[in-house]
RNA sequence: AGGGACAUAGCUCAAUUGGUAGAGCCCCAAGAUUUGGCCUUGGAGGUUUCAGGUUCGAGACCUGAUGUCCCUG
Numbered sequence: 001a002g003g004g005a006c007a008u009a010g011c012u013c014a015a016u017u018g019g020u021a022g023a024g025c026c027c028c029a030a031g032a033u034u035u036g037g038c039c040u041u042g043g044a045g046g047u048u049u050c051a052g053g054u055u056c057g058a059g060a061c062c063u064g065a066u067g068u069c070c071c072u073g
Base pairs, nucleotide, nucleotide: 001072002071003070004069005068006067007066010025011024012023013022019056027043028042029041030040031039049065050064051063052062053061
C1' cells in the first nucleotide's frame, strides 16, 4: 500500500427475509435457609462504535470515518 472479518447491557453472545433490542453470567430485592452458599421469583442495567444516506420503518441495506484482528506485498 491492497484485500477481508468484527464493533449490540459491566462481561460472553443472540436478534431468521428490514417490523416493539433479548439470553446467560454479574448486580439489587423478596422467598426459602439458624446464617451463608445453592435454589425459586421479580427487578435494575442499551443513544446497537461514530457521522450521513435509502425506507412508512434500519442492529441488519448503501457510503464514509474510527478502533481491533487476519491475509497479501
Molecule: transfer RNA
Organism: Candidatus Uabimicrobium amorphum